[in-house]
Glycine riboswitch aptamer from uncultured Mailhella sp., 71 nucleotides, folded computationally. It matches the Rfam family "Glycine riboswitch aptamer". About the family: This family represents the bacterial glycine riboswitch. RNAcentral holds the sequence, with entries from MGnify. The organism belongs to Mailhella, within Bacteria. Its mean pLDDT, the model's own confidence on a scale to 100, is 77.
RNA sequence: AAACCGGGAGAGACCGCCCUUCGGGCGGCGCCGAAGGGGCCGCAAGAACUCUCAGGCAAAAGGACCGGUUU
Numbered sequence: 001a002a003a004c005c006g007g008g009a010g011a012g013a014c015c016g017c018c019c020u021u022c023g024g025g026c027g028g029c030g031c032c033g034a035a036g037g038g039g040c041c042g043c044a045a046g047a048a049c050u051c052u053c054a055g056g057c058a059a060a061a062g063g064a065c066c067g068g069u070u071u
Stems, first nucleotide, its partner, number of pairs: 001071007012029001014028006030057003036053001037051003041046001
């Protein structure tokens, strides 16, 4: 450094419309920061700071970070 496994938060199951209807898509407003990305400070490194472009706001999926195993 990589792979696998486990743990893993926050925020509307909001409103309207459509479809092949228990799922999905689009639009609107309100929110979240823990994929990623940008910005500021700083010699540099770096941030869990900041922005919210992306992403996310039932479940699922994802998920910074932590632990274990293997190479």